[in-house]
RNA sequence: CGCCGAAUCGCCGGCCGUAGGGGGCCGGAGAGCCGGGGACCCAAGUUGGUUUGGGCGAAUCCGUGGAUUUCCACGUGUAGCGCUGCUCUGCCUGCGCGAGCCCGUCAGCUAACCCGGCAGGCCGAAGACAGAGG
Numbered sequence: 001c002g003c004c005g006a007a008u009c010g011c012c013g014g015c016c017g018u019a020g021g022g023g024g025c026c027g028g029a030g031a032g033c034c035g036g037g038g039a040c041c042c043a044a045g046u047u048g049g050u051u052u053g054g055g056c057g058a059a060u061c062c063g064u065g066g067a068u069u070u071c072c073a074c075g076u077g078u079a080g081c082g083c084u085g086c087u088c089u090g091c092c093u094g095c096g097c098g099a100g101c102c103c104g105u106c107a108g109c110u111a112a113c114c115c116g117g118c119a120g121g122c123c124g125a126a127g128a129c130a131g132a133g134g
Stems, first nucleotide, its partner, number of pairs: 002122003008031002011028006032118006042108001053103004061077001062075005080097004086133005092127002
């Protein structure tokens, strides 16, 4: 420089550092991006019993085997997702991912309104073609 991701930008104040500067840390309020809650209408048929259920994310589901609530392993598995260096879209082939976490009995959609996040992980990462733009 660049990649995944919303996870970037500058401003003000305090502290640290320096001869000075570059810079670093903390806090505040913004811009921008992202997510959640939240009416009418619409959707949801009614009653009873039992059980909860929901969110972020591409990350769901299926089969086989082992465990035998939970779970683990395997598969050129699978819905889906990512990678070609100015950007976007499409196509062919190739290479990968297909996790994890949160809320806490509660939430459909949802204008006004309200609340929250701006992390973390990578290192030359994919070659070709077409179209549009810059």